[in-house]
Model confidence (mean pLDDT): 79 of 100. This is a predicted structure of a 155-nucleotide RNA (glmS glucosamine-6-phosphate activated ribozyme aptamer) from Thermacetogenium phaeum DSM 12270. Rfam family: glmS glucosamine-6-phosphate activated ribozyme aptamer. About the family: This entry contains a glucosamine-6-phosphate activated ribozyme that is found in the mRNA for GlmS. GlmS is an enzyme that uses fructose-6-phosphate and glutamine to generate glucosamine-6-phosphate. The ribozyme catalyses self cleavage of the glmS mRNA that is thought to regulate GlmS activity.
RNA sequence: ACAGAAUCUCAAGCGCCUGGACCGGCCUUCGGCCGGUUGACGAGGAAGGGGUUUAUCGAGUUUUUCGGCGGGUGCCCCUCGGUGGCCCACCACCGUGAGGAUGCCUUGAAAAGCGGAGAGCAAUCCCCGUGACAAAGGGGUAUCCGGUGGGUGAA
Numbered sequence: 001a002c003a004g005a006a007u008c009u010c011a012a013g014c015g016c017c018u019g020g021a022c023c024g025g026c027c028u029u030c031g032g033c034c035g036g037u038u039g040a041c042g043a044g045g046a047a048g049g050g051g052u053u054u055a056u057c058g059a060g061u062u063u064u065u066c067g068g069c070g071g072g073u074g075c076c077c078c079u080c081g082g083u084g085g086c087c088c089a090c091c092a093c094c095g096u097g098a099g100g101a102u103g104c105c106u107u108g109a110a111a112a113g114c115g116g117a118g119a120g121c122a123a124u125c126c127c128c129g130u131g132a133c134a135a136a137g138g139g140g141u142a143u144c145c146g147g148u149g150g151g152u153g154a155a
Base pairs, nucleotide, nucleotide: 014070015069016068017067019066020038021037022036023035024034025033026032027031041058042057043056047079048078049077050076051075052074080095081094082093083092084091086151087150088149089148090147099145100144101143102142103141104140105139106138107137113130114129115128116127118125119124
């Protein structure tokens, strides 16, 4: 350098489909078989290990965003780490932007809708442009609050 094989990653509000719904074909058309389509719109969310499973927030919806399975950044426990002056232990709350409460500022969506192009017999899928509207959370700032015991004695 070439060739071959295996494994891992390229998914995490994510993947899958034996139900349902829908489409196409066939048959002996009451019904059945075969193949296909659909099956959650974004925002937010990861110290390590173990456990656990209807694991946060809003948007939309006169109809399935129905139903089911798996997973999962949720939750619980332990360890580690942070805040409560410093050190140690416990306790509380948290997770490196690392304590809590409140106010203000900030960050602020996509689907939907409208217009156009493409794939497919179709259900439907995909792309481009335009485009209104969240909540939680995060960041900044102000104020208030932030345990017990021991040690230390102005770092």
Of the family's consensus pairs, 86% are formed in the model.